Description:
This is a predicted structure of a 343-nucleotide RNA (Bacterial RNase P class A) from an uncultured Gammaproteobacteria bacterium. It matches the Rfam family "Bacterial RNase P class A". The family's RNA type in Rfam is ribozyme.
RNA sequence: AGAGUCGGCCCGGCAAUCGCUGUUGGAUUGAUUUCAAUAGAGGAAAGUCCGGGCUCCAUAGGGCUGGGUGCCAGAUAACGUCUGGACGGCGUGAGCCGAUGGCAAGUGCCACAGAAAAUAUACCGCCUGUUGCGGCAGGUAAGGGUGAAAUGGUGCGGUAAGAGCGCACCGCGCUGUUAGCAAUAAGAGUGGCAAGGUAAACCCCACCUGGAGCAAGACCAAAUAGGGAAACGAUAGUGCGGCCCGCACUGUUUCUGGGUAGGUUGCUUGAGGUGCAUGGUGACGUGCAUCCUAGAUGAAUGAUUGCCCAAGACAGAACCCGGCUUAUCGGCCGACUCUUUUU
Numbered sequence: 001a002g003a004g005u006c007g008g009c010c011c012g013g014c015a016a017u018c019g020c021u022g023u024u025g026g027a028u029u030g031a032u033u034u035c036a037a038u039a040g041a042g043g044a045a046a047g048u049c050c051g052g053g054c055u056c057c058a059u060a061g062g063g064c065u066g067g068g069u070g071c072c073a074g075a076u077a078a079c080g081u082c083u084g085g086a087c088g089g090c091g092u093g094a095g096c097c098g099a100u101g102g103c104a105a106g107u108g109c110c111a112c113a114g115a116a117a118a119u120a121u122a123c124c125g126c127c128u129g130u131u132g133c134g135g136c137a138g139g140u141a142a143g144g145g146u147g148a149a150a151u152g153g154u155g156c157g158g159u160a161a162g163a164g165c166g167c168a169c170c171g172c173g174c175u176g177u178u179a180g181c182a183a184u185a186a187g188a189g190u191g192g193c194a195a196g197g198u199a200a201a202c203c204c205c206a207c208c209u210g211g212a213g214c215a216a217g218a219c220c221a222a223a224u225a226g227g228g229a230a231a232c233g234a235u236a237g238u239g240c241g242g243c244c245c246g247c248a249c250u251g252u253u254u255c256u257g258g259g260u261a262g263g264u265u266g267c268u269u270g271a272g273g274u275g276c277a278u279g280g281u282g283a284c285g286u287g288c289a290u291c292c293u294a295g296a297u298g299a300a301u302g303a304u305u306g307c308c309c310a311a312g313a314c315a316g317a318a319c320c321c322g323g324c325u326u327a328u329c330g331g332c333c334g335a336c337u338c339u340u341u342u343u
Stems, first nucleotide, its partner, number of pairs: 001339010012308007020040008042314001046325002049323005054213004061245005066209005071085005086100001087098004101204002106202002108198003123144002125140006152170006171193001172191004177186003217265004227256006236250004272291008
């Protein structure tokens, strides 16, 4: 100097004028009246993919079924999230990704090609015998072909030619040692040892798991015809994703017709933010101090001017919070890796 990897922060600011919503405090009383102060959309508010808080079913359980997760250990209110590690894969590397339990428990599937695809084999070839040639009989699975995949691999010896047939190393099984909480890794002994792949196939195993949702729910007001018909009814019916048991209650269901549908609350003080100290490799925890940072309801923050700048892309809360995923103009800071050059 160039090319990369990972992490953090910002993503318009300042001033003036007019305008909008909430809160507080005055004036006024006829009020969406008026005055002052103060606060007022995001890093993803998005997707509704997960997890909860909260409300109701409901007084509250058990079993089956259904669903979710899937290496180990932790964090958290919890999770399918995050942190650290093990193993596997990619990359020169910093790093990145992982749908990562079980196939000698069972049942399936592996098209075509190929001799043969798991109850697995002989097409070409090699060797021996026979034969005038063609061919026939026996042995072989080392070489070749087909295929995504042909069953232990490499080397040496041996053999008629070969083959774990024997040996060495690797692999695999069994036993045990060391390190680690563990996943796992390393070493030792022993055995010639075959038991292919696939579980984002059915399945088995381990752990977890009620449902519906702020349009949940609560209160006030108003309105008429809470009218008419039918079925079941305590040996019955209703209630909770489905079924059974249990528990609770006493009416339940279907069809048809009429009236009302406005307001208040839930609604923002929280598993909250920030600073310092401290424990931990880390996610995060603990202690002290300090702060209050939107609550609209056909839906509030807009318009103009001036200056600054690096530059306004993606884009607007509707009960709240923790994540994940997706979109995105750019800017700043830090650490690390590789290449080249100079000293």

Of the family's consensus pairs, 98% are formed in the model.